A computed fold for a 255-nucleotide part of an RNA from Bacteroidales bacterium UBA1184, annotated as large-subunit ribosomal RNA, domain VI.
[in-house]
Context: one part of a larger RNA
RNA sequence: CGUGAGAGACUUGAGAGGACCUGACAUUAGUACGAGAGGACCGUGUUGGACGAACCUCUAGUGUACCUGUUGUGGCGCCAGCUGCACCGCAGGGUAGCUACGUUCGGACGAAAUAAGUGCUGAAAGCAUCUAAGCACGAAGUUCACCUCAAGAUGAGGUCUCUAUAAAGGGUCGUCGAAGAAUACGACGUCGAUAGGCUGCAGGUGUAUAGGCAGUAAUGUCAAAGCCGAGCAGUACUAAUUGCCCGAUAGCUUC
Numbered sequence: 001c002g003u004g005a006g007a008g009a010c011u012u013g014a015g016a017g018g019a020c021c022u023g024a025c026a027u028u029a030g031u032a033c034g035a036g037a038g039g040a041c042c043g044u045g046u047u048g049g050a051c052g053a054a055c056c057u058c059u060a061g062u063g064u065a066c067c068u069g070u071u072g073u074g075g076c077g078c079c080a081g082c083u084g085c086a087c088c089g090c091a092g093g094g095u096a097g098c099u100a101c102g103u104u105c106g107g108a109c110g111a112a113a114u115a116a117g118u119g120c121u122g123a124a125a126g127c128a129u130c131u132a133a134g135c136a137c138g139a140a141g142u143u144c145a146c147c148u149c150a151a152g153a154u155g156a157g158g159u160c161u162c163u164a165u166a167a168a169g170g171g172u173c174g175u176c177g178a179a180g181a182a183u184a185c186g187a188c189g190u191c192g193a194u195a196g197g198c199u200g201c202a203g204g205u206g207u208a209u210a211g212g213c214a215g216u217a218a219u220g221u222c223a224a225a226g227c228c229g230a231g232c233a234g235u236a237c238u239a240a241u242u243g244c245c246c247g248a249u250a251g252c253u254u255c
Base pairs, nucleotide, nucleotide: 001152005163006162007161008160009159010158011157015149016148017147018146021049022048023047024046025045026044027043033038051106052105053104054103055102059100060099061098062097066093067092068091069090070089071086072085073084074083075082076081110144111143112142117137118136119135120134169246170245171244172243173189174188175187176186177185194239195238196237197235198234199233200232201231203228204227205226211222212221213220214219
C1' cells in the first nucleotide's frame, strides 16, 4: 500500500515445512516343521540404542552486586570493627536464571490408491492363460493421519461484536516482563499490585558486632545468630501525572 467504510476478536485451510530410525529379551512354543540335530511364521508384551522436542521436581554445572573463612598491603587517628587493591586476591558453599551429564515426552495406531509380486473369473485361440472386459490382495515407499506456519491464497476467504465521525479504535508517553539487538510482542498505568521499597515466607550461608559468662590467653559459649541478587505472597510508601497525535483535506450546516 492492497484486500471498496473504519475497527476489535476468533477462525477456515489452498499451500509450505517438520517428523518418519532400529535392536534385544520374554511369551506364543521347544509348538508347527524335522529321523535327529535343530527350530519358526503370525500375534502379544517388556526393555534398550541413536535421534529430536520441551522442562528444571530430582542429580550435576555455572551462578564477577549472595554468605563465610583467610593471606599480603593501603586507608578510615589508634584498639575493635569495616573497607580499597592483589585473576571474583585465594579458598569453601550457593538462590533465581541459563544448562546437561538430569527429567518427561515423541516416531505410533489406522485408512486410501499402488510397485515388484500373488491371485479369481476369463476369452481372443472349444484347451491353457493374473488380462484383453471385469474383480481381489500386496511395501520402511506415495496420499492422508501426527506437529508447526499459513488469506499478499491479489482467487486477498469466513463468523461474531463495536462505531456511524468531537466516533469506535489506535499511537505517543510512563512502570515493566519467564518478550527482546533496535523494533516488535505481552502485562499494567490510581477504577492500579506494573516495577521499586517495606513486611512475611521460601531459599543460601553458617552462628555477626557490642556485651555478659568461662579461661592467664588463644578461644569457647549465651545464639538456627547475623547477613542476604534475581523466588512466592501481602501492602499504594515511591514512580506509572496531565495531556497530545492519528483515525479525519471526508461528511453535515450556514454565508

Taxonomically the source falls in Bacteroidales (Bacteria, Pseudomonadati, Bacteroidota, Bacteroidia).